c-di-GMP-I riboswitch aptamer from a Candidatus Rokuibacteriota bacterium, 82 nucleotides, folded computationally. The sequence was found by an Rfam model in a public genome assembly.
This record gives sequence, C1' cells and structure tokens, in this order.
RNA sequence: UCACGACAAAGGCAAAUCCGCCGUGAGGCGGAGGCGCAAAGCCACGGGUCAGGCACUCGGGCCUGACAGCCGGGCUACCGAA
Repeated sequence: UCACGACAAAGGCAAAUCCGCCGUGAGGCGGAGGCGCAAAGCCACGGGUCAGGCACUCGGGCCUGACAGCCGGGCUACCGAA
C1' cells in the first nucleotide's frame, strides 16, 4: 500500500416506537429511544421498492419525486489481532 475484520482500544452512526415541525404523499428534519451497523460516511449511475401526476389500446407506459439501514456500482475514511 492492497486486501481482511477481533467479544481489541478510542470513538462514531442509529431501526421500531413516541413527541414536535415540514411535505398532497412516499418521506424529511429536530428531540427521546436503541434494533442493529466496519463504511448504517457521501453520490440516485444500474436494478428494485414506494409516492404523486399524466395519458391509456387496461398490458403496462411516461413524467416528477422518495428510499444510500434493499442489491450492485463509484468516491472518501478511523483502528490494527489473526
């Protein structure tokens, strides 16, 4: 340096649920909470799922969004046993 990931050390993130706010909605932000996570850090590029709208020959299509804690991919990063 590239891989790899331990009942290691120091730290980190935060599911469900509840409260407040925002959004038509999926969902987001803040607080409580802690199921889990070695990229559960960042990016919607491919697939997927979800929401709204449009048209429809009713097969599905198109548009705009959401999810990075669904999978793949890209970028970056702490520690160091085997």
The organism belongs to Candidatus Rokuibacteriota, within Bacteria.